The RNA shown here (c-di-GMP-I riboswitch aptamer) has 95 nucleotides and comes from Desulfitobacterium chlororespirans DSM 11544. The RNAcentral record of the sequence draws on ENA. Model confidence (mean pLDDT): 75 of 100. The model forms 95% of the base pairs in the Rfam consensus. The source organism's lineage runs through Bacteria, Bacillati, Bacillota, Desulfitobacterium and Desulfitobacterium chlororespirans.
RNA sequence: UAAUGGUUGGGGCAAACUUUGCGAAAGCAGAGGACGCUAAAGCUAUGGGUCUAAGGUCGUUGCACAAGACCGGCUAGGAUCGCCAGGCUGCAAGU
Repeated sequence: UAAUGGUUGGGGCAAACUUUGCGAAAGCAGAGGACGCUAAAGCUAUGGGUCUAAGGUCGUUGCACAAGACCGGCUAGGAUCGCCAGGCUGCAAGU
């Protein structure tokens, strides 16, 4: 230097929860905190899954009618890579 390798060490990340902020929500970010993970619990929403439904749309009730409001269904360009797959990057004891 290259390949291999993922048992150990060093190291890295950080669930729940608390708190502050953002968001309609799901959730995200900072601080604290560790359930776990560790060659990708690194990055990436491309495919599937899951979560949410502001907006949109359809409908029930109500109403003289319409609009609005309430309630319900559907809907992602929202969210999740710590659900799975794909893509990209990438550390090294040992051999």